A computed fold for a 102-nucleotide RNA from Neobacillus cucumis, annotated as Guanidine-I riboswitch aptamer. The sequence is in RNAcentral, with records from Rfam. Its mean pLDDT, the model's own confidence on a scale to 100, is 82.

RNA sequence: AAAAAGGUUUUCUAGGGUUCCGUGGCAUGUAGCCAGGCUGGUCCGAGAGAAAACGUACAGAAGUUUGUUCUGUAUACACGGAAGGAGAAAAGCCUGGGAGAA
Numbered sequence: 001a002a003a004a005a006g007g008u009u010u011u012c013u014a015g016g017g018u019u020c021c022g023u024g025g026c027a028u029g030u031a032g033c034c035a036g037g038c039u040g041g042u043c044c045g046a047g048a049g050a051a052a053a054c055g056u057a058c059a060g061a062a063g064u065u066u067g068u069u070c071u072g073u074a075u076a077c078a079c080g081g082a083a084g085g086a087g088a089a090a091a092g093c094c095u096g097g098g099a100g101a102a
Stems, first nucleotide, its partner, number of pairs: 007054006015044002020041002022038001023035004055075008077097001079100001084094002
């Protein structure tokens, strides 16, 4: 900047690993090595998890120099591999409401 309407984004969580911090061990004067089958902090993080905001649709009321504002309702349902990819690495992240199943 544009798009979308089983919409988008933000925060959080389940979960995830180990770039940094910390922790533990080793070694040691100007700073290092190892460990994530180290509780944690930073970090990543759900289509089928939570909350919220915006948007959208419908209805109503105002305003009618003709086109905006406000209010309400709705925004449902959802079993799911393997392999691969990214970043430090991994994952319920992406591929993917996929392949399949019923």